[in-house]
Context: one part of a larger RNA
């Protein structure tokens, strides 16, 4: 000098864009943050003579809840980065191709009846539906088993033959058709595993290791593997730093520097890890699951004392800790996500607004003229000098702020109507905005409402007076202060920066 998620002191006009618990992964009141569909049989309500239509609700069922959002605890590791490999693997939804959707059965929620219970909740009996569940049939190339050839990490590809195994669900519509379901091939995207290389400190850690290293076999997994187990062998690692200890999420990047390098990993993006602490599995294409389940611990709450409920490192917000870090806001209008055929519903993701000079950038606090150099202040050799064109005064302008009027882009979809159509779709009109009566535009009044902070001994730009008298104090280093202090304190003046200026901390 530059930089900062900064803090502190003094000061503070406006706007845009960013950014804001670095500490206690401390504890949390309250609200919200993940639902949706209406296929099924029902409860309740409305219309109807009825069939039936319709609204709503819990339940059954499907998909989602493994995404999105948070945090940085742990972890020195294939965790991350990069480059490869899988002849050792998985993949719901999506795209593309092939084949199919035949015929049956038994239950169970809801419901009805009864009972227990403070609550959470639970039990018994009856009876009911489905795209819920279970047999049967059929099934190609799918899977298992045998052989041959190619190939080579026995798992790949092609061929032959026989046997065995495995499917399904229908709904809407008059219909065309639309949406599903089952088996199977390919793809895309996603994931799993393995390896080479790379990136911290410590030798005041020098030896470490018994599932340890390898083999055979079995198990387990979607899959390789000592992943697990039995048996066998005695190996494996290490000064190119094993093992131990300390510290730490990693990266793209960021800061600095001419570079090499050094430091760093906040916001944004990718990956990882975690969800009160520890452990466990279940469901599922996917979790060993933040707002799922079970067990144990600590803690908090309710209780009729028998027993129950809970988990903000989601968004706000509270207490606490701290030098220190925000609103219990608005909206789904946009983008994106989940469900749905769609209309649509949900979405503290997100879009916006609020607070903080926390940062960066822009703008303003006026411009021109004006000497009889006014008054006042300060200094003075008492002549004067300086503040100083500064003010007053004259002319002018009006950004921001104030008042009045107009007033967006972000919106195009979806939907309705009309037209066209190669039937995929296209065009026109209507309609949809949280931000917001905001930005912006026009008009009005009016210099009016808007400047401070640090420094002035040398380094280092800027000097005098007064007070003080090694006192009070200053100080980054050198050093100032003991009666004339440009170094303390005040004043006048000056210098630097300016809505900031200084100080402290940290990095280069």
């Nucleotide at each position: 000098g530059g930089a900062c998620g900064a803090a502190c002191g003094c000061u503070g006009g406006c706007g845009g864009c960013g950014u804001g618990c670095u500490u206690a992964a401390c504890a949390c009141a309250u609200g919200c943050a993940a639902g949706u569909c209406a296929g099924g049989g029902g409860g309740c309500g409305g219309g109807g003579c009825a069939a039936c239509c319709u609204g709503u609700c819990a339940c059954c069922g499907g998909c989602g809840a493994a995404c999105g959002g948070g945090u940085g605890c742990g972890g020195a590791a294939c965790a991350c980065g990069u480059g490869a490999g899988c002849g050792a693997c998985c993949u719901g939804c999506c795209c593309u191709g092939g084949a199919g959707u035949g015929g049956g059965g038994g239950a169970u929620a809801g419901c009805c009846g009864g009972c227990c219970c403070a609550a959470c909740g639970g039990c018994c009996g009856g009876g009911u539906a489905a795209c819920a569940c279970c047999g049967c049939a059929u099934a190609c190339g799918g899977c298992c088993u045998g052989c041959u050839c190619g190939g080579u990490u026995g798992g790949c590809g092609a061929g032959c033959g026989a046997g065995g195994c495995g499917a399904a669900a229908c709904g809407c519509g008059u219909a065309a058709g639309c949406g599903g379901c089952u088996c199977u091939g390919g793809g895309a995207g996603g994931g799993g595993c393995u390896c080479g290389c790379g990136g911290c400190c410590u030798a005041u850690c020098a030896g470490c290791u018994a599932g340890u290293u390898g083999g055979u076999g079995c198990g387990g997994u979607g899959a390789u593997g000592g992943c697990g187990c039995a048996c066998c062998a005695a190996g494996g690692c290490g000064a190119u730093g094993a093992c131990g200890g300390g510290u730490a999420g990693c990266u793209g990047g960021u800061c600095u520097g001419a570079g090499a390098g050094g430091a760093u990993g906040g916001c944004c993006a990718g990956c990882c890890a975690c969800a009160u602490u520890g452990g466990g599995a279940c469901u599922g294409a996917g979790a060993g699951a933040c707002g799922g389940c079970c067990c144990a611990g600590a803690c908090u709450c309710c209780u009729a004392c028998g027993g129950g409920a809970g988990g903000c490192a989601g968004c706000a917000g509270u207490g606490g800790g701290g030098a220190a870090u925000c609103u219990u806001g608005c909206g789904c209008a946009a983008u994106g996500g989940g469900c749905g055929a769609a209309a649509g519903c949900c979405u503290g993701a997100c879009g916006c607004a609020g607070c903080g000079a926390c940062g960066c950038c822009g703008c303003g606090u006026g411009g021109g003229g004006g000497a009889g150099g006014a008054a006042g202040g300060c200094c003075u050799u008492c002549g004067g000098g300086u503040u100083g064109u500064a003010a007053a005064c004259c002319c002018c302008u009006u950004u921001g702020g104030c008042c009045c009027g107009g007033g967006a882009c972000g919106a195009a979809c979806g939907g309705g109507c009309g037209c066209u159509u190669u039937c995929g779709a296209g065009c026109g009109c209507c309609g949809u905005g949280a931000c917001g009566g905001u930005a912006c535009c026009g008009g009005g009044a009016g210099a009016a409402c808007a400047a401070g902070c640090a420094c002035c001994g040398g380094c280092u730009a800027a000097c005098u007076c007064u007070g003080u008298g090694c006192c009070a104090g200053c100080a980054g280093c050198c050093g100032c202060g003991g009666u004339a202090a440009u170094a303390c304190a005040g004043a006048g003046g000056g210098u630097g920066c300016g809505a900031g200026c200084g100080u402290u901390g940290u990095c280069c």
Predicted 3D model of a 508-nucleotide part of an RNA (small-subunit ribosomal RNA, 5' domain) from an uncultured Gemmatimonadales bacterium. The prediction has a mean pLDDT of 83.